RNA sequence: CGCGGGGUAGAGCAGUCUGGUAGCUCGCCAGGCCCAUAACCUGGAGGCCGGUGGUUCAAAUCCAUCCUCCGCAA
Numbered sequence: 001c002g003c004g005g006g007g008u009a010g011a012g013c014a015g016u017c018u019g020g021u022a023g024c025u026c027g028c029c030a031g032g033c034c035c036a037u038a039a040c041c042u043g044g045a046g047g048c049c050g051g052u053g054g055u056u057c058a059a060a061u062c063c064a065u066c067c068u069c070c071g072c073a074a
Base pairs, nucleotide, nucleotide: 002072003071004070005069006068007067010026011025012024013023020057028044029043030042031041032040050066051065052064053063054062
């Protein structure tokens, strides 16, 4: 250099195909329950979706390019 798959909350992932309110589980914080802890229940914080540019009324999603991780081949 060639091919393929990833980058979205602290962690693991969905959402992309078919553009239209950014979600799930665990974790974290507060409260409830309990003699107490775990479990369970309720609520909350935390993301400008890898960067830049383009298309569009509207982009995590489409297009271009770049960065980065993993795998295959060499």